[in-house]
RNA sequence: ACUGAAACAAGGCAAACCCAUCGAAAGGUGGGGACGCAAAGUCACCGGUCUACCGGGCGCCAUGAACAAGCGCCCCAAGACGGCGGGACUGCCAGG
Numbered sequence: 001a002c003u004g005a006a007a008c009a010a011g012g013c014a015a016a017c018c019c020a021u022c023g024a025a026a027g028g029u030g031g032g033g034a035c036g037c038a039a040a041g042u043c044a045c046c047g048g049u050c051u052a053c054c055g056g057g058c059g060c061c062a063u064g065a066a067c068a069a070g071c072g073c074c075c076c077a078a079g080a081c082g083g084c085g086g087g088a089c090u091g092c093c094a095g096g
Stems, first nucleotide, its partner, number of pairs: 002096002012037002017032006035083001041089003045086003048081003055075006
């Protein structure tokens, strides 16, 4: 310097679920808890996924013709997810 197939030391993280809290939601944070993880460390850059407050469209409301609020459906990321794939950066111990 490269590598991460198996083994070692010190340790680290923490799924589901429960409680509290923030949020419109997805989800986040803190505590408990361990299914797992060698980058389950960091970064939303590319893809993917989730949500849809706001916004937009259509319908109802609702008519002779119109309209607000409201309700329903659809679209929409500026919101999220790194424990979904890729990429970038960093890194403990020991092995080869």